[in-house]
This is a predicted structure of a 106-nucleotide RNA (SAM riboswitch aptamer (S box leader)) from Staphylococcus carnosus. Of the family's consensus pairs, 97% are formed in the model. Lineage of the source: Bacteria > Bacillati > Bacillota > Caryophanales > Staphylococcus. The sequence is in RNAcentral, with records from Ribocentre. Its mean pLDDT, the model's own confidence on a scale to 100, is 83.
RNA sequence: UUCUUAUUAAGAGUGAGUGGAGGGACUUGGCCCUGUGAAACUCCAGCAGCAACCGCUUUGCGGUAUCGUGCUAAAUCCAACAAGUUGAUGACUUGAAAGAUAAGAA
Numbered sequence: 001u002u003c004u005u006a007u008u009a010a011g012a013g014u015g016a017g018u019g020g021a022g023g024g025a026c027u028u029g030g031c032c033c034u035g036u037g038a039a040a041c042u043c044c045a046g047c048a049g050c051a052a053c054c055g056c057u058u059u060g061c062g063g064u065a066u067c068g069u070g071c072u073a074a075a076u077c078c079a080a081c082a083a084g085u086u087g088a089u090g091a092c093u094u095g096a097a098a099g100a101u102a103a104g105a106a
Stems, first nucleotide, its partner, number of pairs: 001106008013044001015043004022033003027080004045072003049067001050068001052064005076098001081095006
């Protein structure tokens, strides 16, 4: 990097330092965050429980946090494609696609 599987409306930072203008994955359109300090990096704190470990009545359920990862504004911030509901160009529902994370494989 690619493929497969699972999850993706829950949860947790107005923390400290460096930094100094952007950021919310990409494109477009919205809507937000940001000099009352963005991104990034370091430290500290926290959340979760995929993997791990333990137990059981073992296609499953429960537990642990020494923890390999991951995460800590807003649903993955919302929409985009398809189908449907509706009087409707609006609103809504479902699915897909794309992305993210984990495990396995190549």